This is a predicted structure of a 77-nucleotide RNA (transfer RNA) from a bacterium. The RNAcentral record of the sequence draws on ENA. The prediction has a mean pLDDT of 80.

């Protein structure tokens, strides 16, 4: 340099063929139960879908370029 694979909530992913509210389980928060915790049970809050552009009525998704991160292969010393 070249090739594949990923980057989604604080974490671990999930999102199928572009469409019907952007989701799960962990965690966080408040209430309930406790003498308390913890567990459980009910509700609630949290997203720039790396990151710029494109295409499209519509883009997590497709197209391009950029960054990161992991793997391979190649070059150099």
């Nucleotide at each position: 340099g070249g090739g594949c694979g990923g980057g989604u909530a604080g974490c671990u992913c999930a999102g199928u063929u572009g469409g019907c509210c952007a989701g799960a389980g962990c965690a966080c928060u408040u209430g309930c139960u406790u003498u308390a915790c913890a567990c459980g049970c009910a509700a609630g809050g949290g997203g720039u879908c790396a990151u710029a552009g494109g295409u499209u009525c519509a883009a997590g998704u497709c197209c391009u370029g950029u960054c990161c991160c992991g793997c391979c292969c190649a070059c150099c010393a």
Its Rfam family is "tRNA". About the family: Transfer RNA (tRNA) molecules are approximately 80 nucleotides in length.